A computed fold for a 122-nucleotide RNA from Cohnella sp. AR92, annotated as SAM riboswitch aptamer (S box leader). Its Rfam family is "SAM riboswitch aptamer (S box leader)". Gene Ontology term of the family: regulation of gene expression. Its mean pLDDT, the model's own confidence on a scale to 100, is 79. The organism belongs to Cohnella, within Bacteria. RNAcentral holds the sequence, with entries from Rfam.
RNA sequence: UCCUUAUCAAGAGCAGGCGGAGGGACUAGCCCGAUGAAGCCCGGCAACCGGCGUCGAUCACAGACGCACGGUGCUAAUUCUUGCGGUUCGCGAUGAACGUUCGCGACACUGGGAGAUGAGAG
Numbered sequence: 001u002c003c004u005u006a007u008c009a010a011g012a013g014c015a016g017g018c019g020g021a022g023g024g025a026c027u028a029g030c031c032c033g034a035u036g037a038a039g040c041c042c043g044g045c046a047a048c049c050g051g052c053g054u055c056g057a058u059c060a061c062a063g064a065c066g067c068a069c070g071g072u073g074c075u076a077a078u079u080c081u082u083g084c085g086g087u088u089c090g091c092g093a094u095g096a097a098c099g100u101u102c103g104c105g106a107c108a109c110u111g112g113g114a115g116a117u118g119a120g121a122g
Base pairs, nucleotide, nucleotide: 001122003120004119005118006117007116008115013042016041017040018039022032023031024030026083028081029080043075044074045073048071049070050069051067052066053065054064055063079114084111085110086109087108088106089105090104091103092102093101
């Protein structure tokens, strides 16, 4: 770097330290930031992988549950929303009307794409 797969609505500093202006991947928005951004350390959350323990009448495997010792990860806002489609509803235009078509919108639903993280493979 590419591929496969699982997860992404919960949780985590109610004055921690250093640091100094940026940050939320990208687009368009909308936000956060000198009442202090990024980054590093500490603290914390979770439990993906390993490890350990319990259950399952015995052993092994699988499984369920637990601990959080090791490896990652995470710690504003749903992966902050959105980017390509579909559904539903509403409004406007068209039409005498039903309908159709077009446009716009929605704390609405849904599939996909993109992204993030873990595990595995080349």